Predicted 3D model of an 85-nucleotide RNA (c-di-GMP-I riboswitch aptamer) from a Halanaerobiales bacterium. The coordinates come from a structure-prediction model, not an experiment, and the mean pLDDT is 83. The model forms 82% of the base pairs in the Rfam consensus.
RNA sequence: GACAGAGAAAGGCAACUAUUUUCGAAAGAAAAUAGACGCAAAGAACGGGACCUAAUGUUUAUACUAUGGUUGCCGGACUACCUAA
Repeated sequence: GACAGAGAAAGGCAACUAUUUUCGAAAGAAAAUAGACGCAAAGAACGGGACCUAAUGUUUAUACUAUGGUUGCCGGACUACCUAA
């Protein structure tokens, strides 16, 4: 130094579960507490994909529909702690 990554150190994130409250049409999200599957970018954006909901709109009806949401699925780039081999 990084096209590197450990049975290291200090940390970080947090799937999922439980309890309580709030927001939301719903999906879901946020906060607090306690556990903790995992992750070397499971950091923040962008593009793509997949999935969930269906307010709104459409439909004779079943249903369809994202502008709502989840993404720890992929992509290239940007940034970042440590340093054994």
Its Rfam family is "c-di-GMP-I riboswitch aptamer". Gene Ontology term of the family: cyclic-di-GMP binding. Taxonomically the source falls in Halanaerobiales (Bacteria, Bacillati, Bacillota, Clostridia). The sequence was found by an Rfam model in a public genome assembly.